[in-house]
RNA sequence: UCGCGUGCUCUGGGGGCGGUGGAAGUCCGCACCGGCGGUGACCGAGUGGCGACACUCGGAAGUCCGCGACCCGGCUGCAGCCAGUAGCCGGUUGACCAGGUGACCGAUCGAAGUUUCGCUCGGAAUUCCUGGACCGACGGUCAAAGUCCGGAUGGGAAGCGCACGCAG
Numbered sequence: 001u002c003g004c005g006u007g008c009u010c011u012g013g014g015g016g017c018g019g020u021g022g023a024a025g026u027c028c029g030c031a032c033c034g035g036c037g038g039u040g041a042c043c044g045a046g047u048g049g050c051g052a053c054a055c056u057c058g059g060a061a062g063u064c065c066g067c068g069a070c071c072c073g074g075c076u077g078c079a080g081c082c083a084g085u086a087g088c089c090g091g092u093u094g095a096c097c098a099g100g101u102g103a104c105c106g107a108u109c110g111a112a113g114u115u116u117c118g119c120u121c122g123g124a125a126u127u128c129c130u131g132g133a134c135c136g137a138c139g140g141u142c143a144a145a146g147u148c149c150g151g152a153u154g155g156g157a158a159g160c161g162c163a164c165g166c167a168g
Base pairs, nucleotide, nucleotide: 003166004165005164006163007162008161010159016030017029018028019027031147032146033136034135035067036066037065038064042059043058044057045056046055047054048053062134063133071091072090073089074088075087076086077085078084096132097131098130099129100128104123105122106121107120109118110117111116112115138150139149140148
């Protein structure tokens, strides 16, 4: 320095105004919020290059691909059984369209002249731009909750960091 393993730490935000009502942060109208990893035609910085550009690092999606909690089940231990609890394994788990742009790709033709430039046509972003939508566990509540209260001073995948071990 790189790889692997073990342990520990960290791990999100949001109800403001009005209406109805006996009563609503729960309904209605206007609001507010957007975890973690990946991808990413964008942005920034650096290095190399005459240049086109290439490489490296950082940032960039609530609705794309995944992850986590809740919930359900199986196996094993504790146990006579149930329940409970611990470990392991499995299942379930929300929501996007329209228009625009056109990096890039394909075809045609033209120019220079060997690899570029340009015309036309077609394709091309669920991430960019514009607009309009949509989504958000469980339990509780004088009344239905993404935003209040509670399980939760809990659990928690991936990842950052730290420590230790192994290998090179």